Molecule: transfer RNA
Organism: Candidatus Woesearchaeota archaeon
RNA sequence: GCCUCUAUAGCAUAGUGGUGGUGCGCGACCUUGGUAAGGUCGAGGUCGAGGGUUCAAAUCCCUCUAGAGGCU
Numbered sequence: 001g002c003c004u005c006u007a008u009a010g011c012a013u014a015g016u017g018g019u020g021g022u023g024c025g026c027g028a029c030c031u032u033g034g035u036a037a038g039g040u041c042g043a044g045g046u047c048g049a050g051g052g053u054u055c056a057a058a059u060c061c062c063u064c065u066a067g068a069g070g071c072u
Base pairs, nucleotide, nucleotide: 001071002070003069004068005067006066007065010024011023012022013021018055026042027041028040029039030038048064049063050062051061052060
């Protein structure tokens, strides 16, 4: 220098055009004599950044940033 892949909540992870989910963690409550376990509810996401296509983009296209791998 070229190519490929990855980026989604504190952590991990699903979601291939039509309301962004799950597990762990976190908060409140129930349960207990008290804890742990269990149960119910809830908070927490400008989906890495900018632009484009579209009625509509986490999703498709372009550029950039960061990380991983390969070729030279």